[in-house]
Context: one part of a larger RNA
RNA sequence: UCAUGGCUAAGGAACUCGGCAAAAUAACCCUGUAACUUCGGGAGAAGGGGUGUCUCCUCUAGCAAUAGAGAGAUCGCAGAGAAAUGGCCCAGGCGACUGUUUAACAAAAACACAUGGCACUGCGAAAACGAAAAGUUGAAGUAUAGUGCCUGACACCUGCCCGGUGCCGGAAGGUUAAGGGGGGGAGUUAGCCGCAAGGCGAAGCUCUGAACUGAAGCCCCGGUAAACGGCGGCCGUAACUAUAACGGUCCUAAGGUAGCGAAAUUCCUUGUCGGGUAAGUUCCGACCUGCACGAAUGGUGUAACGAUCUGGGCGCUGUCUCAGCCGUGAGCUCG
Numbered sequence: 001u002c003a004u005g006g007c008u009a010a011g012g013a014a015c016u017c018g019g020c021a022a023a024a025u026a027a028c029c030c031u032g033u034a035a036c037u038u039c040g041g042g043a044g045a046a047g048g049g050g051u052g053u054c055u056c057c058u059c060u061a062g063c064a065a066u067a068g069a070g071a072g073a074u075c076g077c078a079g080a081g082a083a084a085u086g087g088c089c090c091a092g093g094c095g096a097c098u099g100u101u102u103a104a105c106a107a108a109a110a111c112a113c114a115u116g117g118c119a120c121u122g123c124g125a126a127a128a129c130g131a132a133a134a135g136u137u138g139a140a141g142u143a144u145a146g147u148g149c150c151u152g153a154c155a156c157c158u159g160c161c162c163g164g165u166g167c168c169g170g171a172a173g174g175u176u177a178a179g180g181g182g183g184g185g186a187g188u189u190a191g192c193c194g195c196a197a198g199g200c201g202a203a204g205c206u207c208u209g210a211a212c213u214g215a216a217g218c219c220c221c222g223g224u225a226a227a228c229g230g231c232g233g234c235c236g237u238a239a240c241u242a243u244a245a246c247g248g249u250c251c252u253a254a255g256g257u258a259g260c261g262a263a264a265u266u267c268c269u270u271g272u273c274g275g276g277u278a279a280g281u282u283c284c285g286a287c288c289u290g291c292a293c294g295a296a297u298g299g300u301g302u303a304a305c306g307a308u309c310u311g312g313g314c315g316c317u318g319u320c321u322c323a324g325c326c327g328u329g330a331g332c333u334c335g
Stems, first nucleotide, its partner, number of pairs: 001330008010321002014319001019316001027051005036041001038153001052074005058069004075079001087314007094306002099111002116150006127137003154301004159231003164228002166224005173219003179213002184208005191200003232250005259293001260290001271287005
């Protein structure tokens, strides 16, 4: 010096990002126990008292040993005499809860969950594995079932928009492939014409190919948001001022309803006011000017729960003021 223990005057979180670590609490009996609450809880809430040994003329239970209650006596600094063995309270965020997870840096507010909803599926089901198969799972199940997606106990609720994208339905019209169809065109040449060069050229064969016909899809017409998603701007106006219930205008598919709101969301911002502190960028309660909340990508509450996160308090302490002393193991020096 490192590691790991024990003790410490006075103070008691002044330490620190933060009470991290340590200390403290602790067993059993008696007493007593708040807000809130889903009436189960909260709760071991909190808080307070007791605990050894001996005796018995007492009482209770027992057949008894004995156990419990009570009374009296008595020892120590200390009686759950060692070890082991909850610290507690207040307020808020998130997630209802018990669970699950990154084997070896993350245990959480993430995942799951019961609940709710939508969609598909009538059975050789849909969905899935598989070579476009057989076969298998689904299921020895049958719509109170199975699959996919979203939400996430419970309470109160879940507004408006179908213009875009998706999905579902429709079939009149437009567009439209292969195929069908084959008007027409081209090549070739028996033959014919020509002195020749060359020209014309039937049938057949070969090549090409117009009109017309031709499904789904798309265009089109409807529906659908607990489908993907979206949910405005400017100007004026009240007898102080300020503000604007009110009016005008432009745009839109529709212009954000209830509730909440400087929030796990607020840039400006340490917003402003109140509380707590001597002093508070955090915290709690409000306000609303929501840069950029908002209703199953759920909204707002919520008892219980949490090795969760945030703020405060009591107790307690070497965390600190500020260090000191004593062990044990290493390091170091010598051997």

A computed fold for a 335-nucleotide part of an RNA from a Chitinophagaceae bacterium, annotated as large-subunit ribosomal RNA, domain IV. It was read from a public genome assembly. The prediction has a mean pLDDT of 87.